[in-house]
């Protein structure tokens, strides 16, 4: 000097997952259940359903479960929003337990986890720093 590791602080991203509080717990954000009306009366092991962007198709291997590859509905991309052009990445996983359409009142649950930034153009905004 560099690398690695740990700790603290700051600033940002994905996500509902933030803020206050010693804590309990609140506020905010997000999810589920749940009437009339409406919808469905074709729908029940071919089970069904929920969270999530994460659905669907093809091919290969394999006894099967499954794995791999390609594509794809869809999603993310750094001060915010809208539009346009291009680039990069994701396209998982988990849960309920025989059971759920919508749904006011009402009931109920979560508030984790993982990370470090692609640019350009037009328009409208916000904030910070410095100087006076």
């Nucleotide at each position: 000097u560099a690398a690695u590791a740990g700790c603290a602080c700051a600033u940002g991203c994905u996500u509902a997952a933030u803020u206050c509080g010693u804590a309990a717990g609140a506020a905010g954000c997000g999810g589920g259940g749940g009437a009339c009306c409406c919808a469905c009366c074709u729908u029940u092991u071919u089970g069904g359903g929920g969270c999530g962007a994460a659905u669907u198709c093809c091919a290969u291997u394999g006894u099967a479960u499954a794995a791999u590859g390609g594509a794809u509905a869809g999603g993310a991309u750094a001060c915010u929003c809208u539009u346009u052009c291009a680039g990069u990445c994701c396209g998982a996983g988990c849960c309920c337990g025989a059971c759920a359409g919508c749904u006011a009142a009402c009931c109920u649950c979560g508030u984790c986890a993982g990370c470090g930034u692609u640019g350009a153009a037009a328009g409208a905004g916000a904030g910070u720093a410095c100087g006076c």
Molecule: c-di-AMP riboswitch aptamer (ydaO/yuaA leader)
Organism: Vallitalea pronyensis